This is a predicted structure of a 101-nucleotide RNA (c-di-GMP-I riboswitch aptamer) from a Pseudomonadota bacterium. The coordinates come from a structure-prediction model, not an experiment, and the mean pLDDT is 78. The model forms 100% of the base pairs in the Rfam consensus.

RNA sequence: CGCCUGCAAGGGCAAACCCGUUGAAAGGCGGGGACGCAAAGCUACCGGGCUAAGGGGUUAUUCCUAUACGACAGCAGUCGAGUGCCAGCGGGGUCGCCAGG
Numbered sequence: 001c002g003c004c005u006g007c008a009a010g011g012g013c014a015a016a017c018c019c020g021u022u023g024a025a026a027g028g029c030g031g032g033g034a035c036g037c038a039a040a041g042c043u044a045c046c047g048g049g050c051u052a053a054g055g056g057g058u059u060a061u062u063c064c065u066a067u068a069c070g071a072c073a074g075c076a077g078u079c080g081a082g083u084g085c086c087a088g089c090g091g092g093g094u095c096g097c098c099a100g101g
Base pairs, nucleotide, nucleotide: 003101004100005099006098012037013036017032018031019030020029021028022027035088041094042093043092045091046090047089048086049085050084054065055064056063057062069080070079071078072077
């Protein structure tokens, strides 16, 4: 330095639930709290899941959609912008503590 392993020590994170806050929601953040976690650190690239404000459909309860859109143009088309969340579902990428082999 690389790979594999997790029996020690010191530490780390924090599910459900409760309170506050933010958001249309899913969810996020802060405090409490611990079910668990050796990457339960970071990252939405791939698969998967959640939500549906906006957009579309329906007479309507409601359903679909993470997409819609804007400008120019007679059309074809060209140009521009936007596109929520989950890393504690799996994979990938990336960084990393201790001990042992």